[in-house]
């Protein structure tokens, strides 16, 4: 460095609940604990999730309203995969 133990101190925290934020996807904080050796931290690549807004289209005889589907990142996930920083601790290879 690189690697990771039934070490040693400790971290972290899914799913559910409960509040608050958010059009949602999610995000916060509290309880809770499946897991996690970077489950700390950057959406840069690739996936994935969303769809207020926007464009298209059907129907409701209607350029208005209304309803219903497609399509779209500038939104979103670091606990989906690379990548980029950055870090405790040291048993064996």
């Nucleotide at each position: 460095a690189c690697c990771g133990a039934c070490a040693a101190g400790g971290g972290c925290a899914a799913a559910c609940c409960u509040g608050c934020c958010g059009a949602a996807a999610g995000g916060c904080a509290g309880g809770g604990g499946c897991g996690c050796a970077a489950a700390g931290c950057c959406a840069g690549g690739g996936g994935u999730c969303u769809a207020c807004g926007g464009c298209c289209c059907g129907c409701g005889a209607u350029c208005a309203c209304g309803c219903a589907g497609g399509c779209u990142a500038u939104g979103a996930c670091a606990g989906c995969c690379c990548g980029g920083c950055u870090a405790c601790c040291g048993a064996a290879a």
The prediction has a mean pLDDT of 88. Predicted 3D model of a 93-nucleotide RNA (c-di-GMP-I-GGC riboswitch aptamer) from a Bacillota bacterium. Of the family's consensus pairs, 95% are formed in the model.